[in-house]
RNA sequence: UGAGACCUUCGGGGCAGGGUGAGCCAGAAGGCAAUUCCCGACCGGUGGUAAGCCGGCUUCGUGGCCGGCGAGCCCACGAGCCCGGAUCCGUCCCCCGGACCGGGUUGACCUGGUGCAAAGCCAGGGCCGACGGUAAAGUCCGGAUGGAAGAGGGUCGAC
Numbered sequence: 001u002g003a004g005a006c007c008u009u010c011g012g013g014g015c016a017g018g019g020u021g022a023g024c025c026a027g028a029a030g031g032c033a034a035u036u037c038c039c040g041a042c043c044g045g046u047g048g049u050a051a052g053c054c055g056g057c058u059u060c061g062u063g064g065c066c067g068g069c070g071a072g073c074c075c076a077c078g079a080g081c082c083c084g085g086a087u088c089c090g091u092c093c094c095c096c097g098g099a100c101c102g103g104g105u106u107g108a109c110c111u112g113g114u115g116c117a118a119a120g121c122c123a124g125g126g127c128c129g130a131c132g133g134u135a136a137a138g139u140c141c142g143g144a145u146g147g148a149a150g151a152g153g154g155u156c157g158a159c
Stems, first nucleotide, its partner, number of pairs: 004156007017039003023032003041139002043129002045077004052069007072127002080105006087099004109125005131142003
């Protein structure tokens, strides 16, 4: 320096304000009623990339090196949903459920500027967001006091 093993902690944000009224109560007047509809408001997991920003070191200087931060819509991952499985668990078999493995599905960007170069910078405008519930939901409730991409810490430690 650190392969690997084990333990452990962490690991998602968001309808302000207004309108309408399916429907409900009353059945007289009238009242209630959508974070789902309409106007509008708000939000952005993880790793990578980096022409930006900040700091340090270095050079006479152009510059070079190191570290930190830096993309919802550029590349990938994750959750959700669907399918399959001869293994394991739920005491045995079937069913069913779970674990694990494999496969499928899985959203969204343009214009102008700068510049050698823009998917990442600046400006402007735009767009996207699982499943179940319910008045049609990115934001409410639920599976979920769950899982996970991954991030950090500790112990042992080959070489």